Small-subunit ribosomal RNA from an uncultured prokaryote, 1453 nucleotides, folded computationally. The sequence is in RNAcentral, with records from ENA. Its Rfam family is "Bacterial small subunit ribosomal RNA". Its family is annotated with structural constituent of ribosome and ribosome in the Gene Ontology.
[in-house]
RNA sequence: AGAGUUUGAUCAUGGCUCAGAACGAACGCUGGCGGCAGGCCUAACACAUGCAAGUCGAACGAGAAAUUCACCUUCGGGUGGAUGAUGGACAGUGGCAGACGGGUGAGUAACGCGUGGGAAUUUACCCAAUGGUACGGAAUAACUCAGGGAAACUUGUGCUAAUACCGUAUAAGCCCUUACGGGGGAAAGAUUUAUCGCCAUUGGAUGAGCCCGCGUUAGAUUAGCUUGUUGGUGAGGUAAAAGCUCACCAAGGCGACGAUCUAUAGCUGGUCUGAGAGGAUGAUCAGCCACAGCUGGGACUGAGACACGGCCCAGACUCCUACGGGAGGCAGCAGUGGGGAAUAUUGGACAAUGGGCGAAAGCCUGAUCCAGCCAUAGCCCCGCGUGAGUGACGAAGGCCUUAGGGUUGUAAAACUCUUUUGGCGGGGACGAUAAUGACGGUACCCGCAGAAUAAGCCCCGGCUAACUUCGUGCCAGCAGCCGCGGUAAUACGAAGGGGGCUAGCGUUGUUCGGAAUCACUGGGCGUAAAGCGCACGUAGGCGGACUGGUCAGUUGGGGGUGAAAUCCCAGGGCUCAACCCUGGAACUGCCUUCAAUACUGCCAGUCUUGAGUCCGAGAGAGGUGAGUGGAAUUCCUAGUGUAGAGGUGAAAUUCGUAGAUAUUAGGAAGAACACCAGUGGCGAAGGCGGCUCACUGGCUCGGUACUGACGCUGAGGUGCGAAAGCGUGGGGAGCAAACAGGAUUAGAUACCCUGGUAGUCCACGCCGUAAACGAUGAAUGCUAGCCGUCAGCAGGCAUGCCUGUUGGUGGCGCAGCUAACGCAUUAAGCAUUCCGCCUGGGGAGUACGGCCGCAAGGUUAAAACUCAAAGGAAUUGACGGGGGCCCGCACAAGCGGUGGAGCAUGUGGUUUAAUUCGAAGCAACGCGAAGAACCUUACCAGCUCUUGACAUUCACUUCGCGGUAUUUGGAGACAGAUACCUUCAGUUCGGCUGGAUUGGUGACAGGUGCUGCAUGGCUGUCGUCAGCUCGUGUCGUGAGAUGUUGGGUUAAGUCCCGCAACGAGCGCAACCCUCGCUUUUAGUUGCCAUCAUUUAGUUGGGCACUCUAAAGGGACUGCCGGUGAUAAGCCGGAGGAAGGUGGGGAUGACGUCAAGUCCUCAUGGCCCUUACGGGCUGGGCUACACACGUGCUACAAUGGCGGUGAAAAAUGCUACAAUGGCGGUGACAGAGGGAUAAUCCCUAAAAGCCAUCUCAGUUCGGAUUGUCCUCUGCAACUCGAGGGCAUGAAGUCGGAAUCGCUAGUAAUCGCGGAUCAGCAUGCCGCGGUGAAUACGUUCCCGGGCCUUGUACACACCGCCCGUCACACCAUGGGAGUUGGCUUGACCCGAAGACGGUGCGCUAACUUCGGAGGCAGCCGGCCACGGUCAGGUCAGCGACUGGGGUGAAGUCGU
Repeated sequence: AGAGUUUGAUCAUGGCUCAGAACGAACGCUGGCGGCAGGCCUAACACAUGCAAGUCGAACGAGAAAUUCACCUUCGGGUGGAUGAUGGACAGUGGCAGACGGGUGAGUAACGCGUGGGAAUUUACCCAAUGGUACGGAAUAACUCAGGGAAACUUGUGCUAAUACCGUAUAAGCCCUUACGGGGGAAAGAUUUAUCGCCAUUGGAUGAGCCCGCGUUAGAUUAGCUUGUUGGUGAGGUAAAAGCUCACCAAGGCGACGAUCUAUAGCUGGUCUGAGAGGAUGAUCAGCCACAGCUGGGACUGAGACACGGCCCAGACUCCUACGGGAGGCAGCAGUGGGGAAUAUUGGACAAUGGGCGAAAGCCUGAUCCAGCCAUAGCCCCGCGUGAGUGACGAAGGCCUUAGGGUUGUAAAACUCUUUUGGCGGGGACGAUAAUGACGGUACCCGCAGAAUAAGCCCCGGCUAACUUCGUGCCAGCAGCCGCGGUAAUACGAAGGGGGCUAGCGUUGUUCGGAAUCACUGGGCGUAAAGCGCACGUAGGCGGACUGGUCAGUUGGGGGUGAAAUCCCAGGGCUCAACCCUGGAACUGCCUUCAAUACUGCCAGUCUUGAGUCCGAGAGAGGUGAGUGGAAUUCCUAGUGUAGAGGUGAAAUUCGUAGAUAUUAGGAAGAACACCAGUGGCGAAGGCGGCUCACUGGCUCGGUACUGACGCUGAGGUGCGAAAGCGUGGGGAGCAAACAGGAUUAGAUACCCUGGUAGUCCACGCCGUAAACGAUGAAUGCUAGCCGUCAGCAGGCAUGCCUGUUGGUGGCGCAGCUAACGCAUUAAGCAUUCCGCCUGGGGAGUACGGCCGCAAGGUUAAAACUCAAAGGAAUUGACGGGGGCCCGCACAAGCGGUGGAGCAUGUGGUUUAAUUCGAAGCAACGCGAAGAACCUUACCAGCUCUUGACAUUCACUUCGCGGUAUUUGGAGACAGAUACCUUCAGUUCGGCUGGAUUGGUGACAGGUGCUGCAUGGCUGUCGUCAGCUCGUGUCGUGAGAUGUUGGGUUAAGUCCCGCAACGAGCGCAACCCUCGCUUUUAGUUGCCAUCAUUUAGUUGGGCACUCUAAAGGGACUGCCGGUGAUAAGCCGGAGGAAGGUGGGGAUGACGUCAAGUCCUCAUGGCCCUUACGGGCUGGGCUACACACGUGCUACAAUGGCGGUGAAAAAUGCUACAAUGGCGGUGACAGAGGGAUAAUCCCUAAAAGCCAUCUCAGUUCGGAUUGUCCUCUGCAACUCGAGGGCAUGAAGUCGGAAUCGCUAGUAAUCGCGGAUCAGCAUGCCGCGGUGAAUACGUUCCCGGGCCUUGUACACACCGCCCGUCACACCAUGGGAGUUGGCUUGACCCGAAGACGGUGCGCUAACUUCGGAGGCAGCCGGCCACGGUCAGGUCAGCGACUGGGGUGAAGUCGU
């Protein structure tokens, strides 16, 4: 310090998530030791038991037990003395302490706390000081006796003491009243040595009470609250000020700087985090507050309490009870139950520190000090301990493997050492410098034995350090986010290995951080969330120039305070450290004082530039009211006139013979104002448009006379505010929601058409919203320009122009800004002031509540829940029933087909034991298959073999093996038999080597089994389309762009020109093959002009020609003209065999389709192994209601039949087979010849020509069927081809639709080849004959380039919206119902203090009359309780509303 995640990629916005630190934690796995710390966060729930507050005999009365001696004795014991006793048990009176210490955080939003001040107070014990301590009196507990009661307890009688109680005296000082005097009130003794006490007063110290400034959570969907309320006077009351309380008077007080109400909460020092500012928090320790069983009330005593271990009352609960009554309070320490994810021992000691009492000894002390339990993500630290050293080119085992090895790994073993810790034995503290040690025989020290007693947890896809194998197969599971898992998972589970931390490790929860993601430090608002629709203006905030004063803010110095602890620094003590101790610094704050006076504020004065006034001009759809004008539409009347008119893509509804539409004239009514008209004008915005008048607002310019900061902004508030809508009354021509009809459509509640009502118009009143937009708040200043335009002013002259200037309104553009787009003196630049608004998407601008409204609705405005994105700008593609340019048999123009028939063939479907498998729009379907009767063959049925039909290797047998013929069983495989042929090679002569072979054994073979979505290779397709990229440079934050775009041109990214590009590569073209012309060479098997010859180039001869096959030439827009930018090129022409790529072929860029193929081959993984392998026989792939594709043959006269009749290319050796002759009608058969191929053969070419048929289901057509044959082949039944005779089906040119072709092409005609025993209408080739048409690019399809839009990127076969149906979730309404809190009124009125009374009772005093006191009674106050009526919050609720999520649903788009 950052990282992951929106996208195909990018930048920015923005949320979510992670890495860090922390904790009074919990959970999982694991666990050796010591030190220091910590330990009910939940039920302020209920508590058994024990302990936690006593002490003083030196205040007092009373005075026991025990021991011993003597005497008596009924031997049970009794009496007395002494000791006990310089002592003091239980209980009592009295004093002090139980208000501290200890616990908890319920309440409390408050003078409660923090901080700093203040005056009207008190303070036991303590300190200092002054003065005093005299004289009396009456009771009472204990105790005794007698009662009541179960108990708790209690009543009565009698006796007694005091430092208990009371009176009198005294009063320096004190208090009250007054200012002169007067009045008032005290005491306690103990002991005999000293002292300790007591009373009054003053001062101090300490503690406490009270008041004030400032600070101290959230909500305005809480806006008004308050009647003792605010103040005064008087009185009461308190320790003390005060409405603290009361009477009277006044009507105040608080509040937008947030009162009141609601919710939550003890506050602080501090703690955690953070760079800091901040944020969160308030365990332990410390200060303050509050509480004490709960809830509530109350006082008593006392210096102090309204009292945790005191009292009274009410209610609830628990316990005891003899039912009459009583008792109780762990939020003290232990402990129990309960709650909970969760938190310890019913321990030891007063040795230390401290507290209470006491003169002291001492007693008490669950405060405290210790020990016990707990690894308690605490803090760490230590021993780091669990061993250390040496130890193999490296054991075993594990894991992986390319089988070679690698890794675990110096790790182990082994050898040599050490002993921390733990164990055993011995010594033994400090804490207490006299005594006293719970801790504790502890810490620590010494010795002994022995590697001995001691390692786990999490992770390994990215973030984030660390990888492999196996298992699993969208299952099981993981997951903090992104996301993994559907058969090769580094993400699940296991193992090996590795990484991290380490007596711990991980998970969960919470807080801060990262998050500049509430932004003071330190953010934003044109388009990402965000400028109120606009103005006026209140409070508030901010504010021009100069001078003087003041010193509030501000700045500096001093003083006080800011508790200690903590944090930080230095030093010291435990072996170190954590920890502890000492000192310092700091505590950023508050108060106070002195000083400074620049700035801000305040006060005073002055100024003119801000602002305003005045004078003179100007422009304008600025506003309101009244009047008025013409054109047009519609309607009415009348005329002319006749059959249609309207309307549309096309129609229909509609109007019209009752006279429409059209046309002419006249009239009526309402609404709107053509042209001018303009990024022109005016207005704050909404908005404003014929003309005239009246009234009226604002603006601009010029002048510079006046005022003298009068200004800017503006929360609330007020006003204005399009359209639609609402109310009342008018008006209503046109237009036109709703509605009706007609069309369109799958539907059409729409678009189109015909009608048509509200409304639109006017007046008055509401509504108050709009993409009310410049998506840009208002104001002021500053910061390059250029070009328009509107309204003024000034100057110059060339008098219609130029220059300058002010204010508006536009375009472009620099700096600057911006994520980019863009903005740019009219800022989105640089600054200042003020206001409004934003903080992920959805839920939702919704619900509830409030306010406004007649309503519609508006405004203000959430949450639960859900997602990891939503959104902005720009980029590259793809797409568009967007645009531009261009191309292609793409359309058009033509020719011929398919689709109809029969047949052939392939596919689907169906069938079947099997009908093997693959191919599926173009780019599957006469495709793999260049040829299924067996074989092929992969399928089915049956039979059969198991190291196998085939390969390598090992040991062993044999020397072979093998072949031919015959034969048995069997369907055959297979299992046998007989005869014959053959008798391996080398050799060192050794069964030595090689080779072959039967059987056996294990490794293995084998698989057309699966996965083409694991792959290689090959192929199809876009497409022979013209494209696809790179280097360097430049531009851009970047993805990317440029180049490759532009102007021309081309078949072409072909070429030229231009250009921030310059070059290059793969493609294009060319190079290659072939055809077309020609030359040279060569002349057999080819050829024959000349010479001879023959039936015949047959032979001689020749190589001129044809031809053959090798090397060349030739064509390049080269030449001419035109055109074009003079270029590239294009057009025309000449020459030429050929002319603009001459025709054809081969050649297929980057890539797309997870395209096809595991059944050509190769291959990873998986699967089978007496079978999913091998062999064999038979069957099937050939089935057949049907559908589709591709073909053949036809339907005939451009034809059929008969006769005649000139090629080319390619092939052929055991195949082709001539000629001639023989047989057959023929397929063909038998004999027999040629050719090792330019030599022989297939070889007949068909169209053509001649003759015939004459329009018919025919002399067309040939399917189908019968019968007889031929050929191939072991074998033609399923299931071959061909021939003869006979039979003679459909079919008369083919619906919607659709295919091919641009020249030697289509069409038509035949011939050959591969495969092949046989089998072609298919495929691949060959030649013969040989057309028509192309105006053209509007449209269909496909493609290329540029551009544009995009919410698409799996890329339009995309994305995506809403209703409905189903499931789940949270939520609103809801008749009501239940509970909490709270308000008002009223009733009741415990205890208690206060007030009154006090006839009953009464020790202290008495002048004997009483005074005083007590009980009792009454009164107001008041807790609990009750009744009625409200408010508010929450739970439940039949039914109901919308919302969210889910999957393959439905309907539309």